[in-house]
Molecule: c-di-AMP riboswitch aptamer (ydaO/yuaA leader)
Organism: soil metagenome
RNA sequence: UGCCGAAUCCAUCGGAUUAUGGAGCGGGGGAACCGCAUUGAAUCUGGGGGUGAAUCCGCAAUUGAUUGCGGACGCGCUACUUUCGGCGCUAACCCGUCAGCUAACCUCGCAGGCGUCAGAAAGAAG
Repeated sequence: UGCCGAAUCCAUCGGAUUAUGGAGCGGGGGAACCGCAUUGAAUCUGGGGGUGAAUCCGCAAUUGAUUGCGGACGCGCUACUUUCGGCGCUAACCCGUCAGCUAACCUCGCAGGCGUCAGAAAGAAG
C1' cells in the first nucleotide's frame, strides 16, 4: 500500500476471552401464476440438491479409486476506470432420499487464506 472472498462497521455488557443487539453485505427454505410431472400406491436406486468461477471434452497411465497432460466454457490480478498485452485459477465443502420459480414469512453466515504491480493506449480525476 494492497489481493481473493458476502465475510465489514457501530453500540452495550465485560478484567480478558466471550456474549447480546443494530446497520450493511451474502446465502437457504417458502404461495399464487408459470414450469415440470401426471392412473394410483409402494419399493428399489447408479438417487437428488446447495454454497462457489471452479464445469465439460479429449489423450495417456490405471483392476479400480485416481493421477498427469492438453483444450473449451468460466473466474481473478495487472495500485482510478475500460481495452489491449501479460500472468494466475478452473478447488473444496455441505444437506441427507428431500427442496423448480416464488410475495408475505421463516432462517443461516459475516470466515479463512495471501503479497500483486511500478507494461501500452484512451478517458477521468487531482